[in-house]
Context: one part of a larger RNA
Molecule: small-subunit ribosomal RNA, 3' major domain
Organism: uncultured Magnetococcus sp.
């Protein structure tokens, strides 16, 4: 100087407290451990691994296993020889592959002998290839403390020196934010602001959006003409700065209250992550040093496996019902997506779906929002709760649903009556609850993830305690 302390002071954070809803019990989904297996490919392991890499494991993917094959190789460059290439048929085989046959000479240059480009086959070796090892050899990227308020430097001064000072002190702030003081005076990386978005208004623009007024029209409808007022869309601006008033404060920084205002003291949300820490993670995104394999640790194919199952854990979904389940009717969104696509009206089917194909490369067309509300039924039961499991028959995708897809109908109707110790999230349009869309994607094991809107709470006295962090100080057998 740091680090540490079941030392002290001050301060902060859904850290506790005050509340609301969960997990832990049940069934199922999913990931992991373990076990099993020919293989159950590999990685991630306290917070910061475990619905994680994986925004899609039937084949492929695929790296694993078994079997069958190849050896200059599936891929790159160079050399030699032959032939342009591409294409098609038959047979054998699980296929990879092997055998036989058919068809076929184009482009550029030419001294008409030939040469060249591209491609294929054969040969030769230089080489290719490796998801093989090392993340403790590395780059790049990322997590984490933590969006915490810190981390440093120049000159000066002090100290023999390591170092100190500045950065400490008194106030204040979300903030090393600002003010005052001070052997310091300044500066840099962070904080804040500048960026995006939501909230108000003005101006401009008016189709695919809108419909107040005028006309036409209908069972009904912006449906049509006219229009751009309003909504909206999207471009340019305005607006918020403790600016104003009162109190308080050291005549300061600021704090408290008020006015006006759509918004008030960082207006809400996002992006943005200092010096560094964990030899944190990743050699399997990629790149790369070294080591290793080279008729195999490389390459091709078929089938299997990654989906196993006495069990243990994590994360979720659905429930245990009446603030509910069933039936009928009525209403209201926003984001996003669409051509090998989204697919309306209609018809067929109880239904998944099928037939058919209007419109739409989309403010034009496509997809029922659901919770909600009205009426009705059930009457507290393992039930008209709950839906696992199982049987039968089907639908769709796809070369192919046995291992191992999703969906529908009928039948079946487990556990479960609110969950021990313990533990998690959340402070407002939040929690809770309700649906909708998208990426990946033929299909889908999505209850995941990422977005979008609808309905919409309770509580915070406070900082004694638990956890994490900041700062000053103190002790130390540590550095």
């Nucleotide at each position: 100087u740091g680090a540490c302390g079941g030392g002290g002071g001050c301060c902060c954070g859904c850290a506790c407290a005050a509340g609301c809803g969960g997990u832990g019990g049940a069934g199922c989904a999913u990931g992991u451990g373990g076990u099993u297996u020919a293989a159950u490919u590999c990685g991630a392991u306290g917070c910061a691994a475990c619905g994680c890499g994986a925004a899609g494991a039937a084949c492929c993917u695929u790296a694993c296993c078994u079997g069958c094959c190849c050896u200059u190789g599936a891929c790159a460059u160079c050399c030699u020889g032959u032939g342009a290439a591409c294409g098609g048929u038959u047979c054998a085989g699980a296929g990879a592959u092997g055998a036989a046959c058919c068809a076929g000479u184009g482009c550029c240059c030419u001294u008409c002998g030939g040469g060249g480009a591209a491609c294929a086959c054969a040969g030769u070796g230089a080489c290719a290839g490796g998801u093989g090892c090392u993340g403790c050899a590395u780059g790049g990227c990322u997590g984490u403390c933590g969006u915490c308020a810190g981390c440093u430097c120049g000159u000066g001064u002090c100290g023999u020196g390591a170092g100190a000072u500045g950065u400490u002190g008194g106030g204040u702030u979300a903030a090393g934010u600002c003010c005052c003081g001070c052997a310091a005076c300044g500066a840099g990386c962070g904080c804040a602001a500048c960026c995006c978005u939501c909230g108000u208004c003005u101006c401009c623009a008016g189709u695919u959006g809108c419909c107040a007024u005028c006309a036409g029209g209908u069972u009904a409808a912006g449906c049509u003409g006219a229009g751009c007022a309003c909504u909206c869309u999207g471009a340019a601006g305005a607006a918020a700065c403790u600016g104003c008033c009162g109190g308080u404060g050291u005549c300061a920084a600021g704090c408290c209250g008020g006015a006006g205002g759509a918004a008030g003291g960082u207006g809400g949300g996002g992006a943005u992550g200092a010096c560094g820490u964990c030899a944190a993670g990743u050699c399997a995104u990629c790149a790369u040093g070294g080591c290793c394999c080279u008729u195999a640790u490389g390459g091709g194919c078929a089938g299997g496996g990654c989906u196993a199952c006495a069990c243990a854990c994590g994360u979720g979904c659905u429930a245990c019902a009446a603030u509910g389940g069933g039936g009928u009717g009525a209403a209201c969104a926003a984001u996003g997506a669409g051509a090998u696509g989204c697919g309306a009206u209609a018809c067929c089917g109880c239904g998944a779906g099928g037939u058919g194909g209007a419109g739409c490369a989309a403010a034009u067309c496509u997809a029922u929002a659901a919770a909600u509300c009205a009426c009705u039924u059930c009457c507290c039961a393992g039930u008209u709760c709950g839906g696992a499991u199982u049987g039968u028959u089907c639908u769709c995708u796809g070369c192919a649903a046995c291992u191992c897809g999703a969906g529908a109908a009928c039948a079946u109707g487990a556990a479960g009556u609110u969950g021990g110790a313990a533990u998690c999230g959340c402070u407002a349009g939040u929690a809770a609850u309700c649906g909708u869309a998208g990426a990946u994607c033929a299909g889908c094991c999505a209850u995941g993830c990422u977005a979008c809107g609808g309905u919409g709470a309770a509580u915070a006295c406070g900082u004694u305690c638990c956890c994490g962090g900041g700062u000053c100080u103190u002790g130390u057998a540590c550095u």